[in-house]
Molecule: SAM riboswitch aptamer (S box leader)
Organism: Sporolactobacillus nakayamae
């Protein structure tokens, strides 16, 4: 870099150091000199080791010492597709446009495994 798989609505600082961005991409639309990214230390969590218990047919629970990770907003919303509720235009037949809302599907994130 790819390929599987499972998560992805919870939770984490008024700290030092930097010094102008940042939210993955595109449209919103938020954060930011009352200090962005990034490191440094704290802190979350509970994917894999690791320890203890249970069980041994699937499956759990407690710890958090290691190894990632993560520490504004639901992966900040949406974006492809169904399908529901509603307005409002039009009406001889078809509809058209706007708002919320559901569901799945893609993309993205992390982790563990395989090439």
């Nucleotide at each position: 870099c790819u390929c599987u798989u499972a998560u992805u609505g919870c939770g984490a600082g008024c700290g030092g150091c930097g010094g102008a961005g940042g939210g993955a991409c595109u449209g919103g639309c938020c954060c930011u000199a009352u200090g962005a990214a990034g490191c440094c230390c704290g802190g979350c969590a509970a994917c894999c080791u690791u320890u203890c218990a249970g069980a041994u047919u699937u499956a759990u629970g407690a710890a958090a010492a290691g190894g990632u990770g993560c520490u504004a907003a639901u992966u900040c919303c949406a974006g492809c597709a169904a399908g529901a509720u509603u307005u409002c235009u039009g009406u001889u037949u078809u509809a058209g446009a706007g708002a919320u809302c559901u569901u799945g599907a893609c993309a993205g994130a992390u982790a563990a495994g395989a090439g």